[in-house]
Molecule: c-di-GMP-I-GGC riboswitch aptamer
Organism: Pseudomonadota bacterium
RNA sequence: CUCGAUAAAGGCAAACUCUGGGUAACCAGGGGACGCAAAGCUACCUGUCAUUCUUUUACUUGUGAUAGAGGGGCUAUCGAAG
Numbered sequence: 001c002u003c004g005a006u007a008a009a010g011g012c013a014a015a016c017u018c019u020g021g022g023u024a025a026c027c028a029g030g031g032g033a034c035g036c037a038a039a040g041c042u043a044c045c046u047g048u049c050a051u052u053c054u055u056u057u058a059c060u061u062g063u064g065a066u067a068g069a070g071g072g073g074c075u076a077u078c079g080a081a082g
Stems, first nucleotide, its partner, number of pairs: 002082001003079002011036002016031006034068001040074003044071003047066005
C1' cells in the first nucleotide's frame, strides 16, 4: 500500500415517533436501531425528489433537497490472515 477478522477500542444511526423550522423535497434536536469500514467532509458529474411566482398541465429553464443512489475530490480509527 492492498485488504477487512466470530479481534479489540470506539464511532455513526434507517424505519417509526415527539418538538421545532420549511410552500415542499427535506432539515435540526430528543427517543429509537435497519444497517454502515468511510453511513466522515464536499452538490464537481450523473441520478432521484421538491418547488413560491410564472404556466391549463407537462417538459425545459431557474431555485432548492438528497453525501444512507452511483462516480469524482479531500481526510481518517484499529491491525489478524493474505